[in-house]
Molecule: Bacterial small signal recognition particle RNA
Organism: Peptococcaceae bacterium
């Protein structure tokens, strides 16, 4: 000094980490415009009986609030992990092969 290859270098997918939303779970949640169940009382009846339905309470519904494993989605060089491509000015390693 020439090449080959691998690494850094760049990008594509993919995994994994973080963060976010959502769903799942718990809690609470409706004077009336939700459901059931309706004391009391009203109202029809000649009675039987029945009709409507207030508070109460009971389930929730939109919301809200709290948990952490999980599932979905979306974001980010976080990671240099894997796999393929670019890329040979440079740098590092590693083989060959010439010369001195």
């Nucleotide at each position: 000094u020439u090449u080959u290859u691998g690494g850094u270098c760049c990008u594509a997918c993919g995994c994994a980490a973080c963060g976010g939303c959502a769903c799942c779970c718990u809690u609470u949640g409706a004077a009336c415009c939700g459901u059931g169940u309706c004391a009391g009382g009203u109202c029809c009846u000649g009675a039987c009986g029945g009709a409507a339905g207030c508070a109460g309470c009971a389930c929730u519904a939109a919301g809200a609030a709290g948990a952490u494993c999980g599932u979905u989605c979306c974001g980010u060089g976080u990671g240099c992990c894997g796999u393929g491509g670019g890329g040979u000015u440079g740098c590092c390693g590693a083989g060959a092969a010439u010369g001195a």